Predicted 3D model of a 74-nucleotide RNA (transfer RNA) from a Candidatus Woesearchaeota archaeon. Lineage of the source: Archaea > Nanobdellati > Candidatus Woesearchaeota. Its Rfam family is "tRNA".
[in-house]
RNA sequence: GGGCCCGUGGUGUAGCCUGGAUAUCACACGGGGCUUCGGACCCCGGAACCCCGGUUCGAAUCCGGGCGGGCUCG
Numbered sequence: 001g002g003g004c005c006c007g008u009g010g011u012g013u014a015g016c017c018u019g020g021a022u023a024u025c026a027c028a029c030g031g032g033g034c035u036u037c038g039g040a041c042c043c044c045g046g047a048a049c050c051c052c053g054g055u056u057c058g059a060a061u062c063c064g065g066g067c068g069g070g071c072u073c074g
Stems, first nucleotide, its partner, number of pairs: 001073007010027003020057001029045005050066005
């Protein structure tokens, strides 16, 4: 340098192919309930689409260009 794959809360992950408006779930974290206290359990809450641009009424999703990571070829 070429090809392929990946990038979403603190961590992991679904959603992406087939655009639809409040982005899923679990763990962790905070608050409350329960408990003599704690754990477990139950309820509630905060927190994310790698960046820029384009298409569109509407983009995590489609298109272009970057950045980062992995595998591979030379």